[in-house]
This record gives sequence, structure tokens and C1' cells, in this order.
RNA sequence: GCCAAUAUAGCUCAGUUGGUAGAGCAACUGAUUCGUAAUCAGUAGGUCAGGGGUCCGAUUCCCCUUAUUGGCU
Repeated sequence: GCCAAUAUAGCUCAGUUGGUAGAGCAACUGAUUCGUAAUCAGUAGGUCAGGGGUCCGAUUCCCCUUAUUGGCU
């Protein structure tokens, strides 16, 4: 230099014929316990990497940029 993949909650990851964004773990609150752990119930937490375009409507489609990873030279 060229090609490809990935970027979504604190962490690991789902989620697409375009239609109000989810799980597990972690955190917090309550119940249980003499107390802790475990268990059970609940709560909070997101500009879906950034910018632009298409569309009534974009995490999803198109373009550009950034970061990370892999391959080729």
C1' cells in the first nucleotide's frame, strides 16, 4: 500500500424482508439468614464508534472517516 471482518449497557454478546433495543454476568434495593454467602423478587444503566445520504421512519440500506483485528505484498 491492497483486501476483509468487527465497533450495541460497566464486561461478554444477541438483535436485520427498515417500524418504540434485549439476555447473561456485574451494580443497586428488598425478602430470606443471628450475620455473610447462596437463592428469590425488583430497579437503574444505551446519542446502537463518528459524520452525511436515502426513506414517512435507519442499530439495520448507501457513502466517507476513526479505532481494533486478520490476510496479502
Transfer RNA from a Clostridia bacterium, 73 nucleotides, folded computationally. It was read from a public genome assembly. The coordinates come from a structure-prediction model, not an experiment, and the mean pLDDT is 82. Rfam family: tRNA. Rfam links the family to the GO term triplet codon-amino acid adaptor activity.